[in-house]
RNA sequence: CUUAUCCAGAAAGACGGAGGGAAUUGACCCGAUGAAGUCUUGACAACCUGUCCCGCAUUCAGCAGGAUAAGGUGCCAAUUUCAAUCCUGCAACGAUGCGGGAAAAGAUAAG
Repeated sequence: CUUAUCCAGAAAGACGGAGGGAAUUGACCCGAUGAAGUCUUGACAACCUGUCCCGCAUUCAGCAGGAUAAGGUGCCAAUUUCAAUCCUGCAACGAUGCGGGAAAAGAUAAG
């Protein structure tokens, strides 16, 4: 950079000792009944690989679906915690409130 996904799912212990929820602003949360971080174990998930089943096709190739969870990653508060920019629906004289869609940014996987 490209493509796909992001309202599902899943915590204990040890060390540690005050922060954390990506960044900015705001909101709202989590945290001395112990934050971040490190380690161990366990889980969750099924993106890639492997294995197995099945359908199509058939040139040994290929495509789709399912199972498994051995290997490579990921992940285990809250939708990616929520809003921010654009479009839009409803209510309101309005300030504003409650929704829908898209984008941006980010995360993860594969290339």
SAM riboswitch aptamer (S box leader) from a soil metagenome, 111 nucleotides, folded computationally. The RNAcentral record of the sequence draws on MGnify. The coordinates come from a structure-prediction model, not an experiment, and the mean pLDDT is 83. It matches the Rfam family "SAM riboswitch aptamer (S box leader)". From the family's description: The SAM riboswitch is found upstream of a number of genes which code for proteins involved in methionine or cysteine biosynthesis in Gram-positive bacteria. Of the family's consensus pairs, 97% are formed in the model.